[in-house]
Formats: sequence, C1' cells, structure tokens
RNA sequence: ACUGCAAUAGCGGGAGAGACUGGUGCCACGCACCAGCGCCGAAGGAGCAACGACCCCGGAAACUCUCAGGCCAACGGACCGCCAUUGCCAU
Repeated sequence: ACUGCAAUAGCGGGAGAGACUGGUGCCACGCACCAGCGCCGAAGGAGCAACGACCCCGGAAACUCUCAGGCCAACGGACCGCCAUUGCCAU
C1' cells in the first nucleotide's frame, strides 16, 4: 500500500401483526395510562441438530418460543449497500 474479515460512527434502504373492547385522566379533540381479548417475529433474551463429552454440560441460524418488545403514521428495527476510522490475518 492493496485485498479480506471484524467493530464503531455517518448516510441510504429495510418486513410482519388491533386505527380492537372497557375504564381513568386531560373541557373536547386526540393522546397517554390501566385492564381484557386477539395477533406479529427482525431490537434484546431463551431453546436445539450435527459434533465434543458421555452424569451434567457445551453447542448455529433468517428455525422454534414469545420473557421482553411490537401491532395507522412517526420513532424503533435484524439485516443489506456506500463511505470513514480502528484492529486483525495474509502478501
């Protein structure tokens, strides 16, 4: 210096499912909160097949669960792209 990988910051993209019912508060609007029923899977979290071990246990995901979160928009959002910085491997 270049390539690859990882992390972080910025920018862009980014799905699903209730505009449900009752109550309370704010004059009202609409929103917030509480309760109930229904639902979603892509923050986070938990579970496991092969395999290691052979008592327990360890053990991946976009799979499973739905604790948490979410169910107009906005926000958030796994993940993806671009760019920058840092670190690591190889040359």